[in-house]
Context: one part of a larger RNA
RNA sequence: UUGGGCGUAAAGGGUGCGUAGGUGGUGAUGCAAGUCUGGUGUGAAAUCUCGGAGCUUAACUCCGAAAUUGCACCGGAUACUGCGUUGCUCGAGGACUGUAGAGGAGAUCGGAAUUCACGGUGUAGCAGUGAAAUGCGUAGAUAUCGUGAGGAAGACCAGUUGCGAAGGCGGAUCUCUGGGCAGUUCCUGACACUGAGGCACGAAGGCCAGGGGAGCAAACGGGAUUAGAUACCCCGGUAGUCCUGGCAGUAAACGGUGCACGUUUGGUGUGGGCGGGUUCAGACCCCGUCCGUGCCGGAGCUAACGCGUUAAACGUGCCGCCUGGGAAGUACGGUCGCAAGAUUAAAACUC
Numbered sequence: 001u002u003g004g005g006c007g008u009a010a011a012g013g014g015u016g017c018g019u020a021g022g023u024g025g026u027g028a029u030g031c032a033a034g035u036c037u038g039g040u041g042u043g044a045a046a047u048c049u050c051g052g053a054g055c056u057u058a059a060c061u062c063c064g065a066a067a068u069u070g071c072a073c074c075g076g077a078u079a080c081u082g083c084g085u086u087g088c089u090c091g092a093g094g095a096c097u098g099u100a101g102a103g104g105a106g107a108u109c110g111g112a113a114u115u116c117a118c119g120g121u122g123u124a125g126c127a128g129u130g131a132a133a134u135g136c137g138u139a140g141a142u143a144u145c146g147u148g149a150g151g152a153a154g155a156c157c158a159g160u161u162g163c164g165a166a167g168g169c170g171g172a173u174c175u176c177u178g179g180g181c182a183g184u185u186c187c188u189g190a191c192a193c194u195g196a197g198g199c200a201c202g203a204a205g206g207c208c209a210g211g212g213g214a215g216c217a218a219a220c221g222g223g224a225u226u227a228g229a230u231a232c233c234c235c236g237g238u239a240g241u242c243c244u245g246g247c248a249g250u251a252a253a254c255g256g257u258g259c260a261c262g263u264u265u266g267g268u269g270u271g272g273g274c275g276g277g278u279u280c281a282g283a284c285c286c287c288g289u290c291c292g293u294g295c296c297g298g299a300g301c302u303a304a305c306g307c308g309u310u311a312a313a314c315g316u317g318c319c320g321c322c323u324g325g326g327a328a329g330u331a332c333g334g335u336c337g338c339a340a341g342a343u344u345a346a347a348a349c350u351c
């Protein structure tokens, strides 16, 4: 390579958009490139295979046939694929009417709490722990009342709730804005799926510049503990955490499960829509249906665990990835980065 695989054994790219490429619904018609078929030429000889012959046999040799699965040309077939033309509407997209939402961005506003400042009351403790001590406090702390400042975060609602491609998103209001879902079946007419490269987004932490800084808190200092204690516990505390602009590009970026489409018994919750029933009217309730999100479970699958219409079932298309353990996601080289580092990615050796 042919294969076999990727939830947990090695293996799904962090996520999306999309280029090339690969793949692609349905009818008619033309072409005949692929495909199928006939013929002609060629496909050296030897070898191989089959039939026969010659050395006493065999090996060996000789004769004949077959084979040479290929290529070229000519003729034919047109189901399938392809190419051209022309249609269709169920895929896809659009329109209209509704609708739910912590989807995104900006601005403004409010309350609780912590801290700090000032003022009042008030006096000897407070804080902390397993116990303590460091620490704070008679220069009046802690407690309590009032006023003010400032920053960050959003109790209850809150839910195996919702939204988003993922990362992620949670006080309120306004402005701008993306996507989804349902109903109507009005329009376009295959416009589709996937996607190597590429581009964009991408938690926390980190970096650069400027701001901000209440609380928390790497580093650091001190107190304890201990044989020691560069820790766990305690008192402090700076980067950072926050905002603006830029860089970085990684995570157990997890459902450890790529995306899309179709098919295949069910039960029971819940979120969003629509239709019907019930009813005086119903928001309740019942039935149906579409989309989402959970649990249980059948067939089937699985090494087992388990998965099970949200598949890990049955199929199709496309991409990514795996191929014994260690050395190693390392070295070297390349690319990117201010750096930290990221990415691509071995071998010797060893078991």
Base pairs, nucleotide, nucleotide: 004322005321006320007305008304012319014201015200016199017198021194022193023192025088026087027086028085029084030083031082033081034080035077036076037075038074039073040072041071042070049065050064051063052062053061054060091191092188093187094186095184096183097182098181099180103177104176105175106174107173108172109171115149116148117147118146119145120144121143125136126135162169163168206247207246208245209244210243211242215241216240220236221235222234223233258318259317260316261315262314263313266296267295268294269293270292271291272290273289274288275287276286277285300307301306324351325350326349333344334343335342336341